This is a predicted structure of a 100-nucleotide RNA (Guanidine-I riboswitch aptamer) from Oceanobacillus halotolerans. Model confidence (mean pLDDT): 80 of 100. Rfam family: Guanidine-I riboswitch aptamer. Rfam links the family to the GO term regulation of gene expression. It was read from a public genome assembly, where an Rfam model found it.
RNA sequence: AUUCAUGUUUUCUAGGGUUCCGCAACAAUUACGUUGGUCUGGUCCGAGAGAAAACUCAUAGCACACUGCUAUGUCACGGAGGGAAAAAAGCCCGGGAGAA
Numbered sequence: 001a002u003u004c005a006u007g008u009u010u011u012c013u014a015g016g017g018u019u020c021c022g023c024a025a026c027a028a029u030u031a032c033g034u035u036g037g038u039c040u041g042g043u044c045c046g047a048g049a050g051a052a053a054a055c056u057c058a059u060a061g062c063a064c065a066c067u068g069c070u071a072u073g074u075c076a077c078g079g080a081g082g083g084a085a086a087a088a089a090g091c092c093c094g095g096g097a098g099a100a
Stems, first nucleotide, its partner, number of pairs: 007055006015045002020042002022039001023036004057073007075095001077098001081093003
């Protein structure tokens, strides 16, 4: 200096906050209301470096006839800062800067 599937999606989890619901306190009592995430929670957000599945890609083998089946597919330390019409985060910038 450069190359590579370090692929895509979905469902979850660690984690995250507070729109809505619930809960708690207060107020009122007719339905409503105010405050609280320094409320376990449901909804919600959610991982490159967490999990699973499906698909896809590469290689090898087998079958066999347009394609199909089987097997395998490594590694991964990391800020600060910024972004979001609820908000925050392991979200996004970002397998970034930097380190090794």